This is a predicted structure of a 1473-nucleotide RNA (small-subunit ribosomal RNA) from Stylatula elongata. The source organism's lineage runs through Eukaryota, Opisthokonta, Eumetazoa, Octocorallia and Stylatula. Rfam family: Bacterial small subunit ribosomal RNA. Its mean pLDDT, the model's own confidence on a scale to 100, is 86.
[in-house]
RNA sequence: AGAGUUUGAUCCUGGCUCAGAACGAACGCUGGCGGCGGGCCUAACACAUGCAAGUCGAGCGAGAAGUGGAUUUCGGUCCAUGGAAAGCGGCGCACGGGUGAGUAACACGUGGGAAUCUACCUCUGAGAGAGGAAUAGCCAUCGGAAACGGUGAUUAAUGCCUCGUACGUCCUAAGGGAGAAAGGCUUCGGCCGCUCGGAGAUGAGCCCGCGUCAGAUUAGAUAGUUGGUAGGGUAAAGGCCUACCAAGUCUACGAUCUGUAGUUGGUCUGAGAGGAUGAUCAGCCACACUGGAACUGAGACACGGUCCAGACUCCUACGGGAGGCAGCAGUGGGGAAUCUUGCACAAUGGAGGCAACUCUGAUGCAGCCACGCCGCGUGAGUGAAGAAGGCCUUCGGGUUGUAAAGCUCUUUCAGUAGGGAAGAUGAUGACGGUACCUACAGAAGAAGCACCGGCUAACUUCGUGCCAGCAGCCGCGGUAAUACGAAGGGUGCUAGCGUUGUUCGGAAUCACUGGGCGUAAAGGGCGUGUAGGCGGAUGAUCAAGUCAGAGGUGAAAUCCCCGAGCUCAACUCGGGAACUGCCUUUGAUACUGGUUAUCUAGAGUUCGUGAGAGGAUAGUGGAAUACCAAGUGUAGAGGUGGAAUUCGUAGAUAUUUGGUGGAACACCGGUGGCGAAGGCGGCUAUCUGGUGCAGAACUGACGCUGAGGCGCGAAAGCGUGGGUAGCAAACAGGAUUAGAUACCCUGGUAGUCCACGCCGUAAAUGAUGUGUGCUAGUCGUCGGGAACUAGAUUUUCGGUGACGCAGCUAACGCGUUAAGCACACCGCCUGGGGAGUACGGUCGCAAGACUAAAACUCAAAGGAAUUGACGGGGGCCCGCACAAGCGGUGGAGCAUGUGGUUUAAUUCGACGCAACGCGAAGAACCUUACCAACCCUUGACAUGGAAAGUAUGAACUCUAGAGAUAGAGUUCUUCAGUUCGGCUGGCUUUCACACAGGUGCUGCAUGGCUGUCGUCAGCUCGUGUUGUGAGAUGUUGGGUUAAGUCCCGCAACGAGCGCAACCCUUACUUUCAAUUGCCAACAGGUUAAGCUGGGAACUUUGGAGGGACUGCCGGUGACAAACCGGAGGAAGGCGGGGAUGACGUCAAGUCCUCAUGGCCCUUACGGGUUGGGCUACACACGUGCUACAAUGGUAACUACAAAGAGCUGCUAAAUCGCGAGAUCAAGCUAAUCUCAAAAGGUUACCUCAGUUCGGAUUGUACUCUGCAACUCGAGUGCAUGAAGUCGGAAUCGCUAGUAAUCGUAGAUCAGCGUGCUACGGUGAAUACGUUCUCGGGCCUUGUACACACCGCCCGUCACACCAUGGAAGUUGUUUCUACCCUAAGCCGGUGUGCUAAUCUGGUAGCCGACCACGGUAGGAGCAGUAACUGGGGUGAAGUCGUAACAAGGUAGCCGUAGGAGAACCUGCGGCUG
Repeated sequence: AGAGUUUGAUCCUGGCUCAGAACGAACGCUGGCGGCGGGCCUAACACAUGCAAGUCGAGCGAGAAGUGGAUUUCGGUCCAUGGAAAGCGGCGCACGGGUGAGUAACACGUGGGAAUCUACCUCUGAGAGAGGAAUAGCCAUCGGAAACGGUGAUUAAUGCCUCGUACGUCCUAAGGGAGAAAGGCUUCGGCCGCUCGGAGAUGAGCCCGCGUCAGAUUAGAUAGUUGGUAGGGUAAAGGCCUACCAAGUCUACGAUCUGUAGUUGGUCUGAGAGGAUGAUCAGCCACACUGGAACUGAGACACGGUCCAGACUCCUACGGGAGGCAGCAGUGGGGAAUCUUGCACAAUGGAGGCAACUCUGAUGCAGCCACGCCGCGUGAGUGAAGAAGGCCUUCGGGUUGUAAAGCUCUUUCAGUAGGGAAGAUGAUGACGGUACCUACAGAAGAAGCACCGGCUAACUUCGUGCCAGCAGCCGCGGUAAUACGAAGGGUGCUAGCGUUGUUCGGAAUCACUGGGCGUAAAGGGCGUGUAGGCGGAUGAUCAAGUCAGAGGUGAAAUCCCCGAGCUCAACUCGGGAACUGCCUUUGAUACUGGUUAUCUAGAGUUCGUGAGAGGAUAGUGGAAUACCAAGUGUAGAGGUGGAAUUCGUAGAUAUUUGGUGGAACACCGGUGGCGAAGGCGGCUAUCUGGUGCAGAACUGACGCUGAGGCGCGAAAGCGUGGGUAGCAAACAGGAUUAGAUACCCUGGUAGUCCACGCCGUAAAUGAUGUGUGCUAGUCGUCGGGAACUAGAUUUUCGGUGACGCAGCUAACGCGUUAAGCACACCGCCUGGGGAGUACGGUCGCAAGACUAAAACUCAAAGGAAUUGACGGGGGCCCGCACAAGCGGUGGAGCAUGUGGUUUAAUUCGACGCAACGCGAAGAACCUUACCAACCCUUGACAUGGAAAGUAUGAACUCUAGAGAUAGAGUUCUUCAGUUCGGCUGGCUUUCACACAGGUGCUGCAUGGCUGUCGUCAGCUCGUGUUGUGAGAUGUUGGGUUAAGUCCCGCAACGAGCGCAACCCUUACUUUCAAUUGCCAACAGGUUAAGCUGGGAACUUUGGAGGGACUGCCGGUGACAAACCGGAGGAAGGCGGGGAUGACGUCAAGUCCUCAUGGCCCUUACGGGUUGGGCUACACACGUGCUACAAUGGUAACUACAAAGAGCUGCUAAAUCGCGAGAUCAAGCUAAUCUCAAAAGGUUACCUCAGUUCGGAUUGUACUCUGCAACUCGAGUGCAUGAAGUCGGAAUCGCUAGUAAUCGUAGAUCAGCGUGCUACGGUGAAUACGUUCUCGGGCCUUGUACACACCGCCCGUCACACCAUGGAAGUUGUUUCUACCCUAAGCCGGUGUGCUAAUCUGGUAGCCGACCACGGUAGGAGCAGUAACUGGGGUGAAGUCGUAACAAGGUAGCCGUAGGAGAACCUGCGGCUG
C1' cells in the first nucleotide's frame, strides 16, 4: 500500500466481499513446563450453610466455671483469687468490600465561586468548683409456642440533671441576656481523657461558565411555574417551603416529549483527523428485595440499623413471629459462557484499646481454567545403499528425504536426591521445604491445527457424477473436479491452530482534514422576502475573535523516552516528557468584529429617448367549419389499405344567396421579441409592470443569498352559474383480427370557452440554483448609441444563436449565455428493489398533494463510449433471388430411401437448407455388425516363456451331425542355414501366464477426413498515428470491377492469407513424329473394303511452340482506373469447362473406414456354425422411372458418335432356338479384335378411344448366374391388361452447345439398378428490369440484444414460501389529569391523663396538614395478538397475451382524467431521453 466482483471487451459511477489489528470471549481438534495477568458481559433472578465489625475492665456496677483457705448439720455457707457470659457507658459501625438497576442530570469532566459544616489528628487560649435524681443489669414475680415483654424491689458511672464561674463564643430593642466540664491509671515523674473558644489539616455540602447520545413521523412547554416582598426552614445561598403581589420563564443555537445510557482517566483501531468502547486498575456518582419515611450521629435518610406498606421465602402451639449474598466462598436457575463452601493475619492497611492485644473473606497467598501476554522445551552433530514402506509415473524414474536407521554427543524442561533463601528496622513467615543452588539417570516423558481454484503462500492421484457436498466474494460438482471426500506431497502458524461473534481499519462508502449534483443517486416549478450567513473604499478608536509572554490547573496509573529490578521477556520500579484542554494576567493590533467620521467604483433615484405576442379590461374585424332558410340540380355522397356503419329520391353531395352562433386568429412569422417561471400572437382604446441605451445631477453600502413564511404556477380535474360551432376521454356502431375491451372509420357526452372559487402537479428541462469578478477569438441575428473616409465601414452597450483556443469532463460534450478559474449563500444525493409506498401528521369538497420509513430481498442496478449481431431503419451492389421463359415435382403405377408400425431380429449411423437412389461403386449364403439354436475359451489374429515334434502342405473317400466340429482311411509331397550339436531360424502340437479380441459406450475427451455459409470477397498483421481505454486508422471516401480488381484522394506506410494468374481440358494454328490411325497424288487390286506397294499432303493421334494483351482506333471519364462501340481475328474484354475453398461459423457429421484418451466385457459385449432377419406393411414423406399419347405408337428398311472396358475377360463369324440364350469357334493383353448406338431418315398402318396409348398385376412355360434363386435375383415367350385422359395448395431445375430430349460406356459385380459416374447425338425459348420474395457484400443509423431477434422482456391469473400494512376486537406495559382512602413518619394544635431531679418543662392520648402503596373515572403513548383483508418479495420448464428495447411493427416517455382479463388503451397539455 491494495485486491476480487456489473461487460463480448472498455472507462467511469457504485455497492458487496477479502487481506490487518484487537477481545473479560465462546465452540471444534489438540495439548509438555514456567512467569505475569484475567475469570457471570446473561436473571439488579432466588438463595441452603459458614464466615465478612467490632473493641475498650486504664469509664461503671455486678460477677459464672475453676483454684486456694475457713467453716459445716456435709445440703451448704463465707473469704480470697479468677475472670467467662451478659448489661450500663464510650468510640467505631457513614470506612473498607459489592453492583451498575436507575439517572440525559450540575450525574460526570474541566475551570471558577461564596453563604457553610467537619468526629478522630496538629498547634494554640481559657477552664475542669459545688450538688442532685434516676436507670439497665442482678433478684422476685407474671404473660407468651417462640420472638419478646409487663410489674415490683435494689444499684454504679467518663450515663443524666441543677447551681456557681465565663478569656474567648452566641443573641441583642446595644440597656443587657444566654451558655461548660469527668474522670481514670500511675513506677508519683507523668500519661490518657473532659469543657468552652481560635487556627490548621482532612473530608463533606452548595452555586456558576463550558463540554456531554438519538429521534421534529415529539413544536410548543410551564401555575410554585418566573420574579419580587415578608416570614419559615437548613450547617449553609436559594420557591427549598408558606402568604401576598406582579405575569412572567424556557424554546428552531431544538424547549417539552420519547427511546437509549452510569460517567471520567483510559481501552481498541487509525498516518492523522476521527470512529467504536467504558471488563480488569484508578477518580466521581447512584443503589443495597420493591416503594416510602425519618431516628441516632461530626457525618446516613444508613448493604450485614429502625419504622411502615408490598411481593416472595421460612418457623408456628394459628394467637403470632423471622428474613434480605449487587461482601467472600458456595447452591439452584438463566445462558454459547466465567473458578475453591482453601490458608493466614507473616506483610500492607483499617477499627477499638495507654498497652498487651482482639477483630478484619480489606489484604497477602494458594487452588481451578491455554482465557490472554511473555519465555523455554519436545534434542544436537554426522549419516546416500539416496534403505524399506507410502505416493506418483512417460515405467526410465521421481518424491517423501539427511528425513529414518546407524554412529558420536548434550541434559534445558520434566523426574529423583541433598542443600535452601530474601520478603522481618527487635519478635513474628500463610506462601513453603517455595524460588534458587548442587548431584544423578537417560534421547529418555513432551506436536498439533488450518489451508493448498483466484483474491492468497502452497498440486497430484483415486472415489463421486448438479448426487453427496463446498462456499468470505467470484463461484465449484451433470464421468477425465488442483474448488466435494480420501490419500501422498506441499504451504502457513505452532502449545496452540481454526471457526463464530463484535469493534476500528481498508471505506475519500457522510468527504473538517477529504466527495459530489447536464446524461451515473442528486438544482427546490418560479419569484418575493423574515431570521441567519456573507459583504465596497479611506481614517480614528476599542481589543471580542486572533497572536505572543507569564502564572495556576490539567490526580495517580496508562501511552512515549531514558534508566533500573526479576537469568531474558511479559511484568514491576525510578526519572523525564506529554496530557494537544480550561482559567487568570500582561502585552501586540495586520486581519475579522464593535463604535464613529468621511467617500463613490456596488446598489438606487430623477431627467431624455427606445423596442416588445409583458399583464388586465372594454370594444371591434375578416376567412373558415357547422347549422337554418331559399334557389339551381340529380343519384349518389362520404369514408378507407380495402370496406362497412352513416347521409341521400321525404332530394343528399355539389353549387348560389341570405341568416344564426361559437371558437380560433392563415399570410407577416424568423434557433425573431417580451416575461421570474408557467407562458404570451387579428385590430383599436384605456389602465399598468418590467427592461435597454445616452448623458448629467442626487442618495451614500442603502448590497448578495435566503431555512421557515407569502405569492404566482401548463394541462387534466373539482364546485356554482352560463355557453357549446368545431374537436373529443367515456360510450355506441362498423371494420381488422385467432381474439381486438386497441390502432382505422361513422357517430358522440363530459370537457375544451366565459365568470367566480379550489387544486398545486408535469420530461414545470438548458434534465445545468442565484449573485459577483476574471480567462483567445470568428461568423450570424434583435434593440439602442458613437465616429468618420458614409459602407458588404469601424466601434460600443444590452440580448439571442452557431463554431471554436486554453481549461474542464468517465466519455459524450461544455467552452465570456461555462459544465473553465475563484468567492458568497441556499437546495439536494449516499447501491438496486421494496417505495415516493405504509403508518403518523399538515393541506384539499374530492381526486389527491406535501412530509416520509422499516422488515425482507439481490450482487449487482447504472452512465458514456467500443466491437459485433439484429431491425416489419436508410443508402449502394450482387446471385436462376425475383421477373421473362422452357421443362418438371405435388395426382397414377412401379422402383428406391426415410419415418411409423410390426417383429425373435426387422443391425447401426445420417434429421431444415447442409438427413431421406445418403454411408451402401450393388444384403439369396458370404457381406452382417441383428435374432434363434448349437459349439470354442491363451482363443480366428500378434508378441514373449517352457516342453515335445521335424517339417509340412495338398487332394480325395467314409462315419455321426443342420453345420461348426469330431473320428477313421487313401494318395502325392518332405524347409533353410550349419561350426553337423536337433545347434540356429522357421513351422506344427501341448502347457502356464502375461495378454489377445470387442462394428461395446462417449464425435460433448480427440486426431484425421468431410459438409455448409461460399468461389461469397473478404480476413488479418508490422511499424506509425490517434484515444485514459476497449478500440480506431490502414480496410473509410470519389470512381471502377466478377473481385479489398484497379485508379485517385487521405495519418498513414507497407505486408500476409484470400481474388486474379501459374495447372488440366476445350476452341485456332505452326512444327516435329507416323502405327494399329489416315489416303491427296503414283502403282497394284477387289463384288466390295487403305486390301497391298508406297506416301506424310489431309483427317487423326501427341510432344514442343504460337496465339488474346483493352495491344490498335473512336467516344465517355478527372490528363486516371475503367467503360461503350469498332477493326482485325479461330477466339475479345475472365473465350467455355475443371481442379483450386482465406480467417472463421455451426460442441455440424463420422469412435461402424482408419487412428486414439477414458470407461466397460473377458467360458463373453470375444470366436465359430446352421437357419432366419436387414426384402415385414393399415399408413405418411423425399428422390426417381414409366406413362397418360398423333411433335405419338407399331412394323419394315436405312444412316451418323464420343468416351470407355476386355484373358476366371470381351467374344466376331457360323449353327440351333419365337426369345432370353445355347452350341461351336476366329480374333484380341487392344488407335489392330470384340462389346456396339438411339433419337434421326424413308415407307406403311393406327385416327382420338382408356385406344394398336399405358404397361402394373397375375397365370404359365422357360433362360442365365450361382453350392443354393422358397423366404429373396435378373431375363425371355405366351396369356392377363390395373391405375392413369397432364395433376389442388404448394414447390424444383435451368441463361447456350445450356434446358429439353436420345442413346452409349464404366465402376462395384458370380448374378442383379429406373441409382451413381462419365460420354457423345439432336438442340431451343427468355431476361423489360431490381418494386417485391430468399440469400449475401459494403457504408450508415437505432438498440434495454452479446447463448447476439429462434434475442431481450412486461403485467394479470394459478401454486408454494417469506416478511409486512389495514382490521371488529383483545392482552400487556408506560404515563398524565381529577378525585377518594391513607400506613409509618415529620410538622402544627391540644394535652384535664402521666412525669425522680427541674422548669417559660417533657409527654401518652386526641385533632389536623403533607404523604408511599392502593382505589375510581377519563385520556395519551408503546408493544403483542386476531377472523378477514391489501399490496410486496422470492421461487421449477405453469396459463393468457406481447406492453417496452429496431420506426419494436400505433415513436416513446411525463403529469392528469376516464376506461379495460392483463400487460395497457384513449383524451388534453408537455418533453426528445